[in-house]
Molecule: Glycine riboswitch aptamer
Organism: Bacillota bacterium
RNA sequence: AUGAAAGCGGCGGGAGAGUCCCCCGCGGCCGCGGCGCGGCGGGGGCGCCGAAGGGGCAAGGCCGAGGCUGAAACUCUCAGGCAAACGCACCGCCGCCGGACC
Numbered sequence: 001a002u003g004a005a006a007g008c009g010g011c012g013g014g015a016g017a018g019u020c021c022c023c024c025g026c027g028g029c030c031g032c033g034g035c036g037c038g039g040c041g042g043g044g045g046c047g048c049c050g051a052a053g054g055g056g057c058a059a060g061g062c063c064g065a066g067g068c069u070g071a072a073a074c075u076c077u078c079a080g081g082c083a084a085a086c087g088c089a090c091c092g093c094c095g096c097c098g099g100a101c102c
Stems, first nucleotide, its partner, number of pairs: 007096007018046001020045007028037002047082003053078001054076003060069003
């Protein structure tokens, strides 16, 4: 069972934190010697966030001890992120799958 859980896909929602500083490169504009302006890319620095992923542990349980196990949106910030976009845990709806749990 007029189809549970789990998984996959689509749509919608979805927070936080500097579009900070320095260097280099690319093209454009103005004037002509080179300088200034903002844009993009790369590198470096400091500060910060926490909801991809990753790490950590309490009560409890097991055990003769010592140990083992032990959750998260907690915590650490390795990774990731700090304009917009993308991404994002999680939630809702739809479809696929699945076949009994919630």